[in-house]
Molecule: transfer RNA
Organism: Parcubacteria group bacterium GW2011_GWC1_41_7
């Protein structure tokens, strides 16, 4: 240079056209003398970028950054 693959919450990961989740972390409140484990609640996302299709896109389509693998 080409070609595949990943990029989504602080981490890891789901979600293949119609209100973005889980789990673990964090904080709170319960519960213990206390820790810690349990249990309940909350908060936290322009879904790597930019652009088109669409009524409607984390999903399809081009283009581009990273990161990884393989070919020259």
């Nucleotide at each position: 240079g080409c070609g595949g693959c990943a990029g989504u919450a602080g981490u890891u990961c789901a979600g293949u056209g119609g209100u973005a989740g889980a789990a673990u972390a964090u904080u709170u409140g319960c519960u213990u003398c206390c820790c810690a484990a349990g249990c309940a609640a909350a908060g936290g996302g322009u879904c790597g970028c930019c652009g088109g299709u669409u009524c409607g896109a984390a999903u399809c389509c081009g283009g581009u950054c990273u990161g990884c693998c393989g070919c020259u």